[in-house]
């Protein structure tokens, strides 16, 4: 140190609601928990989705991948 996810101490927070931004998919914010060991961050591959479509763009809590992080039992 990496695997690993027992305790522990804590973190995120779906779906819905309200305000607000957006054409919109959807995002911020406050509620509010379904659930997450990376449900911290990236749009590089696929994937679903929008649109003012040959382009532009959302979703990382779709599946992959990359980067970094808390705590340490067995192993």
């Nucleotide at each position: 140190c990496g695997a690993c996810g027992a305790a522990a101490a804590g973190g995120c927070a779906a779906a819905c609601c309200c305000u607000u931004c957006g054409u919109g998919a959807g995002a911020a914010g406050g509620g509010g928990a379904c659930g997450c060991a990376a449900a911290g961050c990236c749009a590089c591959g696929g994937g679903a989705c929008u649109c003012a479509c040959a382009g532009a763009g959302u979703c990382a809590g779709c599946c992959g991948g990359g980067c970094u992080g808390c705590c340490g039992a067995a192993u």

The RNA shown here (c-di-GMP-I-GGC riboswitch aptamer) has 75 nucleotides and comes from an Acidimicrobiaceae bacterium.
The sequence was found by an Rfam model in a public genome assembly.